[in-house]
Context: one part of a larger RNA
RNA sequence: CUGGGCGUAAAGGGCGCGUAGGCGGCCAGCGCAAGUCAGUUGUGAAAUCUCCGAGCUUAACUCGGAAAGGUCAACUGAUACUGCGCGGCUAGAGUGCGGAAGGGGCAACUGGAAUUCUCGGUGUAGCGGUGAAAUGCGUAGAUAUCGAGAGGAACACCUGCGGCGAAGGCGGGUUGCUGGGCCGACACUGACGCUGAGGCGCGAAAGCUAGGGGAGCGAACGGGAUUAGAUACCCCGGUAGUCCUAGCCUUAAACGAUGAAUGCUUGGUGUCUGGGGUUAUAAAGUCCCCGGGUGCCGUCGCUAACGCUUUAAGCAUUCCGCCUGGGGAGUACGGUCGCAAGACUGAAACUC
Numbered sequence: 001c002u003g004g005g006c007g008u009a010a011a012g013g014g015c016g017c018g019u020a021g022g023c024g025g026c027c028a029g030c031g032c033a034a035g036u037c038a039g040u041u042g043u044g045a046a047a048u049c050u051c052c053g054a055g056c057u058u059a060a061c062u063c064g065g066a067a068a069g070g071u072c073a074a075c076u077g078a079u080a081c082u083g084c085g086c087g088g089c090u091a092g093a094g095u096g097c098g099g100a101a102g103g104g105g106c107a108a109c110u111g112g113a114a115u116u117c118u119c120g121g122u123g124u125a126g127c128g129g130u131g132a133a134a135u136g137c138g139u140a141g142a143u144a145u146c147g148a149g150a151g152g153a154a155c156a157c158c159u160g161c162g163g164c165g166a167a168g169g170c171g172g173g174u175u176g177c178u179g180g181g182c183c184g185a186c187a188c189u190g191a192c193g194c195u196g197a198g199g200c201g202c203g204a205a206a207g208c209u210a211g212g213g214g215a216g217c218g219a220a221c222g223g224g225a226u227u228a229g230a231u232a233c234c235c236c237g238g239u240a241g242u243c244c245u246a247g248c249c250u251u252a253a254a255c256g257a258u259g260a261a262u263g264c265u266u267g268g269u270g271u272c273u274g275g276g277g278u279u280a281u282a283a284a285g286u287c288c289c290c291g292g293g294u295g296c297c298g299u300c301g302c303u304a305a306c307g308c309u310u311u312a313a314g315c316a317u318u319c320c321g322c323c324u325g326g327g328g329a330g331u332a333c334g335g336u337c338g339c340a341a342g343a344c345u346g347a348a349a350c351u352c
Base pairs, nucleotide, nucleotide: 003324004323005322006321007306008305012320014202015201016200017199021195022194023193025089026088027087029086030085031084032083034082035081036078037077038076039075040074041073042072043070050066051065052064053063054062055061092192093189094188095187096186097184098183099182104178105177106176107175108174109173110172111155116150117149118148119147120146121145122144126137127136163170164169207248208247209246210245211244212243216242217241221237222236223235224234259319260318261317262316263315264314267297268296269295270294271293272292273291274290275289276288277287279285301308302307325352326351327350334345335344336343337342
């Protein structure tokens, strides 16, 4: 390379938008004939190889003949499929209309509980902390308790194998702006689709730059313990940080360790959210059916097993990414990006 693979053995890109490219619905539509198929002609030197035959006593060897060898060229023809052009269709896709759900996003305003601090009242000798202690705080009046105030951060209950989002993620309340999906009956466009190398954007936490903010928590650091030691686990403190604004960084067990899309393939049972029907005097509700999510169990099938099982890891198709023994190594070198930290790309010698 041909292959074989990617939930857990090596292997799905963190996620989206989308360029090139690849792939793509129906008409037993029309045309062309590039791919495709058929035929004819030409050519594919000789030697070699294969087969048949002949010659040296045989063989090797030599000679004669045939065959084989091609993304080949030209011409003639075929038109099912692919392609190209034209015309049409509505089942894919999209738009309009009417609904319901939602911690989807951004901004502004706002609420109560709690912690801490400040002031004032009551009050007196302890408080705190632990396995036990000590450091620490406290007669300059702490802890406790009541009242007032300040400030920051997070939103108990509701809360749910519940909801929303492409992923990261999103949870007090109100308002404004705004994205997406879902359902229903029709109308419209008429393949406008799928995927997506590069590219662009988003991307937890930590970290970085500048300016604010700083209650609690808390790397580093100091102290007290523990211990043989204790650069830890436990305790008392505590700076960056955690928060906001603007800009970087671009990583993760960024996980469902499972790429996206489409079609097909027995069932059962919860739950969320739409629609329709049934029963009931109405409502709540009951039961049945049709969608869209999200869980559990499980048939066939698949799997090395575990397990997966209409939310597939089943049966198929299209496109992308990735893997190819362990270590060396996600290292070195080079390049690109970054303020830096570093990120991305990514070897080899050697060794088992």
About this RNA: A computed fold for a 352-nucleotide part of an RNA from Chloracidobacterium sp. UBA6041, annotated as small-subunit ribosomal RNA, central domain. It was read from a public genome assembly. The coordinates come from a structure-prediction model, not an experiment, and the mean pLDDT is 88. Its Rfam family is "Bacterial small subunit ribosomal RNA".